[in-house]
RNA sequence: AUAUAUUAAAUCGAUAAAGUUCGCUUUAACUGCCGAAAGGCUGAUGACUCCUACCAGAGA
Numbered sequence: 001a002u003a004u005a006u007u008a009a010a011u012c013g014a015u016a017a018a019g020u021u022c023g024c025u026u027u028a029a030c031u032g033c034c035g036a037a038a039g040g041c042u043g044a045u046g047a048c049u050c051c052u053a054c055c056a057g058a059g060a
Stems, first nucleotide, its partner, number of pairs: 009026002012023002018049004032041003
């Protein structure tokens, strides 16, 4: 350094941060949808809570 196994650990779940929880992956899991293309549409969660950004309406 490479390969395999085990253990520990580390991740991943379409856009930021934190907590809880569920599931997945071991170099993979994962990387939204429509459209031939041009282009268009939704959402900050896998789920819950909270927070920041964005959008709409109302009030001060």